RNAcentral holds the sequence, with entries from ENA. The RNA shown here (small-subunit ribosomal RNA) has 1445 nucleotides and comes from an uncultured prokaryote. Its mean pLDDT, the model's own confidence on a scale to 100, is 85. Its Rfam family is "Bacterial small subunit ribosomal RNA". Its family is annotated with ribosome and structural constituent of ribosome in the Gene Ontology.
[in-house]
């Protein structure tokens, strides 16, 4: 410090998520030791048991006895501390800093005093009640208990005359006490400034309320309380209400600012079963005190009683979860006591728990044959791994034994025989957890097969998973490691530090204006802000720094710094502020001009439309893509004239003008707002912005009343359509118009708040002014286009900013849910404004890029269309496919790019398929073992369908090498490795192939541009078959493609001359032979063609057009040759191959069958339908091939297929081998024929072991459909189509197929509008699996959360009523009464009782609010393959969107 994730890729925006640290944690696996810490976060739920506050005999009486103690009681002090908890509390509760009207036991200190009396009550004794708790009556008694008198320095009250008030003694001669008063210390009470959570969907709250006076009350101020008077007090700087919460020092995190938090330790507060109350006391409204009410628990003799662990342990319960019913007062501290001492679950220790932090250990050295085992493997090896074993050492910790502290300053040690030290033994007792796809360090094998599972995010898993599970190996941390939860961080993702708002979320529709915020120049004063110096405070602990102590560390101790704050005081006066005095540059006023669809009202005008009237006139009109509904012979449309009505204002007109915005358009008049320019004068900061507020505010809509020509939601009809509640057409109601009143919203947009200042220009335009050179310049105010700097994610903005700054307001914080629900306000309603949450997703979004696509555009090409020609589709047959059938009909190929395809040839074989019979190291390969010492080959016999089995005979007793030992080969038998598989996966992969497409494209280097993806180059102007070439050009070059080089064909030359040829010479039946090589041909080598030449066009180019010459002319014709890539295209059955599967079978052998089936459908062909023809006879002319397991001549036989015979030929020699169409001639005469030949019958030929299933051919006979083919559709642009025959491969035989060859030999192309495909440029895009894309809504189903809902049940709370326990205060007729007074009668005073006031719980009524629940219901969300349509994205096929009905 960043990373992952939206996209095909990019930049941006923006969320989600990860890496870090932390914890009073919990859970999973694991667990050696020690030190120091921590340990009910939940039920302030309920508690059994024990303990947690007593002490004093030196205050007092009594009782008991062992004569020194014990016991209860009176009395004193303490029990208000310490300890626990965080329910309540949003508060002077806490924090911080101040203040005045107070109290204070014990302690310190100062002054003074401590004299004299009195009467009781417990205990105790007696009687007595009760189950108990606990009492009642009578009697006796002491005190430091209670009371009176005296005294009063100082104290209190006072009307300033005066008045009032105290004590206690005990020990025994040391002291401990007592009373009054002053001071101090420490503690406490009260008041104030500031700070202290969230909600405005809580906006008004308040009646002792706010203040005053009197009286009361308190330790003390005060409405604290009461009577009277006044009517105040608080609040948008957030009152009141609701929710939540103890506050702080600190703690965690963070660079910091902040954010979160408030366990342990420390300070404060509050509470003590719930609520109320007071008493005592220095102090309480009291955790282990009292009274009352309530709930709960316990005891009970039913009459009554007792209790309060949020003290320490502990129990139940709750919970994911939190310890021992331990020891000791030795230390520290507290209470009592003169003291000894007693008490102390405060405290100090121990126990439990890896809960955390810190430290240590589980050994060290050496050790290669790199052992064994495991795992992987390319089979070589690698890895685990110096790791182990082995050898040599050590003993920390734990263990055993011994010694043995400090903590104590004289005694006293729970901890504890602890820490520490010494000795001994032995490597001995001591390692796990998570992870290994990216983020993120670490990889392989096996299993599984969208299953099981994983997952923090992205995402893995559908047969080769580094992502699941296991293993090996590795990485990380380590007595721990992971997971979960929570907090901060990263997140600049609430932005003070430190963000934004034109298009990503975000500028209010617009101005006016209140509060508020902010504010020009000069000068003086003040000192609030501000700055500096000093003082006080900011507890300790903690953090930080420096030291020190435990062996180190954690931990502890000491010192410092810090505590950024608050208060106070002094100083300064620049800036802000306040007050005073001025100024004119901001702002405003006056004066003179100017432009304008600015606003309101009234009047007027013409064109058009419609309707009506009248005329002319006749059959249609209207409308559409085409129609129809509709109007019209009752006279329409058209046309002429006239009338009426309403609405809107052509031309001018514009990139114009005006207005705050909405908006404003004929003309005239009246009223009226604002703006601009110019001149001088005046006021003197009067300015800007603007939360609330109140105006204005298109269209639609609402109310009332008018008006209604045209248009026109709804509605009707006609079309279109699968449907058409639409688009189109014909009608048509609200409405549109006017007046008045509402509504208050729009994509109310420049998607850009208002104001001020600053920052290059250029070109237009509107309204003014000035100047001159009179058509220019300058300037002010507007309105536009381009553009510098700058800005921006980019596109773009750019003086009219989205630049640079300032002031103020509004708004945003992922998408959806949702601008929705609820509540509130407004509205007649429609609805508007304000405005959530649950839940859900990992994205949603902006700009730009490259593609692809478009029922977008421009240009171009192609047998793409058109123009032609011949077909297919109809018939019969052949062949392939589908389907069906079958035991099997083996398998593959599937739009184009499968279907006469793999198959260049299924009777057996092939053959992979089926049923059956037999084999199991195998039909085939490598190796090994011993034995047979043989086989093997050939012939025959028997069984069998054959494979095979059994037997006999013949032949060689062996062919190869030898160092002569043997080795090697073959066969049989055995063995275990293995063989074998046309079994699966072409979606594992290679190779090969098809297709786009022989289309002209596809890229790279360097440079340049861009943040980048990318662009440029490759676009543009021409041109070409071509990214072919030229020109231009931030590009310059290059590569793969194009073209050329290659083959063939066309012309010529040359070389060669046999098997070829023959002009001349001779010869023959014949180029037969001699001879020749001139010609043809053959096959080697060369030449030729390059837009080279001429003319024109073009840009002086490339090129094109025409011409000459030439065998050939613009690529001469044809072929081979196929860029980057696309289709997970095809092929595991050509081959080879990874993985998986079978192994007496999915292997191998064999005979038979099947691949040849047949209702049917499709593709490709052949033959035809005839006269451009059929048939008969006759006569010509090829090319290219093949041949020894072969081609096979002549001759003979057969009607023929063919047979017999076998010359020649290993081929320019011989053979296949007569080419056919053509030409000549004869016949047929338009017919199912002398066309056509299917089908069937008979008889044959050939091949072959074998033609039944299932071959080809021949002869004779038979003679089907078919008379040119519907919708639709294919090929072809010249030696092409069409037509005619010939050959070859495969092959024993078996072509209408395939490949090749020549013969004859056309028609047409105006042209590019349209169909199909393609190329290039451009445009739009919500597509990128790329339009066979994306995507919307209803309905149906499942689940989830939520709103409404007749209501129902809880909680909290307001108001009103009634109620009134205990208690306190007041009153007091009753009763009782020791101290004092008394005139002895009584009084004062006190207690009980009664009563009044206040008041808690429980009660009633009526509201408010909140939570839960509710038949039914509303929408919402989510959910691989449901239904219906197709709304949006392209002109999305009616441009889309916003508001409204």
């Nucleotide at each position: 410090a960043g990373g992952g994730u939206u996209u095909g890729a990019u930049c941006a925006u923006g969320g989600c998520u990860c890496a870090g640290a932390a914890c009073g944690a919990a859970c999973g696996c694991u667990g050696g030791c020690g030190g120091c810490a921590u340990g009910c976060c939940u039920a302030a739920c309920a508690c059994a048991u024990g303990c947690a506050a007593g002490u004093c005999g030196a205050a007092c009486g009594c009782u008991a006895u062992u004569u020194a103690u014990a016991g209860a009681g009176u009395g004193g002090c303490g029990c208000a501390c310490g300890g626990g908890u965080g329910a309540g509390u949003a508060a002077c509760g806490c924090g911080u800093g101040g203040g005045a009207a107070c109290c204070u036991g014990c302690c310190u200190u100062u002054c003074u005093c401590u004299g004299c009396g009195g009467g009781a009550c417990a205990a105790c004794g007696g009687u007595u009640g009760g189950a108990a708790a606990c009492g009642a009556c009578c009697g006796c008694u002491a005190a430091u208990a209670c009371c009176g008198c005296a005294u009063a320095c100082g104290c209190c009250c006072u009307a300033c005359g005066g008045g009032g008030g105290a004590a206690a003694g005990g020990u025994c001669a040391g002291c401990c006490g007592g009373a009054g008063a002053g001071a101090g210390a420490g503690g406490g009470g009260c008041c104030c400034g500031c700070g202290u959570u969230a909600g405005a969907u809580u906006a008004g709250c308040u009646a002792g309320u706010u203040g005053g006076u009197g009286a009361g009350g308190u330790a003390a101020u005060g409405g604290c309380c009461u009577a009277c008077c006044a009517a105040g007090g608080c609040g948008a700087c957030g009152a009141u209400c609701c929710a939540u919460a103890g506050c702080u020092g600190g703690u965690c995190u963070g660079a910091g600012a902040g954010g979160a938090u408030g366990a342990u330790c420390a300070g404060c507060c509050a509470c003590a079963c719930u609520g109320g109350g007071a008493c005592u006391g220095a102090g309480a409204c009291a955790c282990g005190g009292c009274c009352c009410a309530g709930a709960c628990u316990c005891c009970u003799a039913c009459g009554g009683g007792a209790g309060g662990c949020a003290g320490c342990a502990g129990u139940g319960g709750g919970g994911a979860a939190u310890a021992u019913u331990g020891g000791a007062c030795a230390a520290u501290g507290g209470g009592g006591g003169c003291a000894a001492c007693c008490c102390u679950g405060a405290u100090c220790c121990a126990g439990c728990c890896a809960u955390g932090c810190c430290g240590c250990g589980u050994g060290a050295g050496u050790g290669a044959u790199g052992a064994a085992g495991g795992c992987c493997c390319u089979a070589g090896g690698g890895u685990u791994g110096u790791a182990a074993a082995g050898c040599u050492c050590u003993u920390u910790c734990a263990g055993u034994g011994g010694u043995g502290a400090a903590g104590a300053u004289a005694a006293u040690g729970a901890c504890g025989g602890u820490a520490a030290c010494c000795a001994c033994a032995g490597a001995a007792g001591a390692a796990g957890c998570u992870c290994c796809g990216g983020c993120u360090a670490a990889c392989u094998c096996c299993g599984u097969g969208c299953c099981a599972g994983c997952a923090g995010c992205c995402g893995c898993g559908g047969u080769a998973a580094u992502a699941c599970g296991g293993a090996g190996g590795g990485a990380g941390c380590u007595a721990g490691c992971g997971u979960u939860g929570u907090u901060c961080g990263g997140a600049a993702u609430u932005a003070c530090u430190g963000g934004g708002c034109g298009u990503a979320a975000a500028g209010c529709g617009c101005g006016c204006g209140u509060a508020g915020g902010c504010g020009g120049c000069u000068u003086g004063a003040c000192a609030a802000g501000u700055u500096g110096a000093g003082g006080g405070u900011g507890a300790a602990a903690g953090c930080c720094c420096g030291g020190g102590g435990c062996u180190c560390a954690a931990c502890c101790c000491c010192g410092g710094a810090a505590c950024u704050g608050c208060c106070u005081c002094c100083a300064a006066a620049a800036c802000u502020g306040u007050c005073g005095a001025g100024c004119u540059a901001g702002a405003g006023u006056a004066u003179g001009a100017u432009a304008g669809a600015g606003g309101a009202a009234a009047g007027c005008a013409g064109a058009a439309u419609u309707u009506c009237u009248a005329g002319u006139g006749u059959a249609g009109a209207g409308g559409u893509g085409a129609a129809a509904u509709u109007c019209g012979u009752a006279g329409a449309u058209a046309u002429u004239a006239g009338a009426a009505a309403g609405a809107a204002u052509a031309c001018c007109a514009a990139u114009u003008g005006c207005g705050a915005a909405g908006g404003c358009a004929g003309c005239u008049u009246u009223c009226u707002g604002g703006a601009u320019c110019a001149u001088u004068a005046c006021u003197g900061a009067c300015a800007c912005u603007g939360a609330g507020g109140a105006a204005c505010g298109a269209a639609a809509g609402c109310a009332u009343g008018g008006g209604u020509a045209g248009c026109g939601a709804a509605g009707a009809g006609g079309a279109u359509u699968a449907g058409a509640u639409a688009c189109c057409c014909u009608c048509g109601u609200a409405g549109u118009c006017c007046a008045u009143g509402c509504c208050g919203u729009a994509a109310a947009c420049g998607a850009u708040g208002u104001g001020u200042g600053u920052u290059a220009g250029a070109c237009g335009u509107u309204g003014g002014a000035a100047a001159u050179u009179u058509a220019u310049u300058u300037u002010c105010a507007g309105u536009g286009u381009c553009g510098c700097a700058g800005g921006g994610a980019a596109a773009c903005c750019g003086a009219u900013a989205a630049a640079c700054a300032c002031a103020c307001c509004g708004c945003c914080u992922g998408g959806g849910g949702a601008g929705u629900a609820c509540g509130a306000c407004c509205g007649c309603a429609a609805g508007g404004u304000u405005a959530a949450a649950a839940c859900u997703c990992a994205a949603a979004u902006g700009a730009a890029u490259u593609g692809a696509c478009g029922g977008g555009g421009a240009c171009c090409c192609g047998c793409a269309c058109a123009a032609g020609u011949a077909g297919u589709g109809g018939a019969g047959c052949a062949u392939g496919u589908g389907g069906u059938u079958u035991a099997a009909u083996u398998c593959g190929a599937a739009g184009a790019u499968a279907c006469g395809c793999g198959c260049a040839g299924a009777a057996c074989c092939u053959u992979a398929c089926c049923a059956a019979c037999a084999c199991u190291u195998g039909a085939c390969a490598u190796g090994u073992u011993c034995g047979u010492c043989g086989c093997g080959a050939c012939u025959c016999u028997a069984a069998g369908a054959g494979a095979u089995u059994a037997g006999a005979g013949u032949u060689u007793u062996u062919g190869c090498c030898u160092u002569c030992g043997g080795g090697a080969a073959c066969a049989c038998a055995g063995u275990g490795a293995c063989a074998g598989g046309u079994g699966c996966u072409g979606c594992a992969g290679g190779g090969c192939u098809g297709u786009c497409g022989u289309c002209a494209g596809c890229u790279c280097g360097u440079g340049u541009c861009g943040u980048g993806a990318g662009a440029u180059g490759u676009u543009g102007g021409g041109u070409u078959a071509a990214g072919u070439c030229c020109c231009g050009u931030a590009a310059c070059g290059a590569g793969c493609g194009c073209a050329a080089c290659c083959c063939u064909u066309g012309u010529c030359c040359u070389u060669a001359u046999u098997u070829g040829c023959c002009a001349u010479c001779a010869u023959u039946a014949a180029g037969u032979u001699g001879g020749g090589c001139a010609c043809u041909c053959u096959a080697g080598g060369g030449a030729u063609a390059c837009u080279g030449c001429c003319g024109g066009u073009g840009a002086c180019a490339a090129a094109c057009c025409g011409g000459a010459g030439g065998a050939a002319g613009g690529u001469g014709g044809g072929g081979a040759c196929g860029a980057c890539g696309u289709c997970a295209a095809g092929u595991c059955a050509u081959c080879a191959u990874g993985g998986c599967c079978c192994u007496u079978a999915c292997g191998a052998c064999c005979a038979g069958g099947g691949c040849u089936a047949c209702a049917c459908a499709c593709g490709u062909g052949c033959u035809a339908c005839a006269a451009u023809g059929g048939a008969g006879c006759g006569u010509a002319c090829a090319a290219a091939g093949g041949g020894u397991u072969g081609c096979g001549a002549c001759c003979u036989c057969g009607c023929g297929a063919g047979a017999g015979u076998g010359a020649g030929c290993u081929a320019a020699u011989c053979c296949c081998a007569u080419a056919a169409a053509a030409c000549g001639u004869u016949u047929c005469g338009u017919a199912g024929u002398c066309c056509g030949g299917a089908u069937c019958g008979c008889a044959g030929u050939c091949u072959g072991c074998a033609a039944c299933u299932c071959g080809a051919c021949u002869g004779c006979g038979u003679g089907a459909a078919g008379u040119c083919g519907g919708a639709a559709u294919c090929g072809c642009u010249a030696g092409u189509a069409a037509u005619c025959g010939u050959g070859a491969a495969u092959c024993a035989g078996a072509a209408u197929g395939u490949c090749a060859c020549g013969g004859u030999g056309a028609a047409u192309a105006c042209g590019u509008u349209c169909c199909c495909g393609g190329g290039c440029c451009u445009u739009g895009u919500a597509c990128a699996c790329a339009c066979c894309g994306c995507c919307c809504g209803u309905c149906a189903c499942a689940c989830c959360a939520u709103g409404g809902g007749a209501g129902u049940g809880g909680g909290u709370u307001g108001c009103a009523a009634a109620a009134g326990a205990a208690g306190u205060g007041g009153g007091u007729a009753g009763c009782a009464u020791a101290a004092c007074c008394u005139u002895c009668g009584g009084g004062a005073g006190u207690g009980c009782g009664c009563u009044c006031a206040c008041c808690a719980a429980a009660u009633u009524g009526u509201g408010a609010u909140u939570c839960a629940u509710g038949a039914c219901u509303g929408g919402g969300g989510u959910g691989a393959a449901g239904u219906c349509g197709u709304a949006a994205c392209a002109a999305g096929g009616u441009a889309g969107c916003c508001g409204u009905a």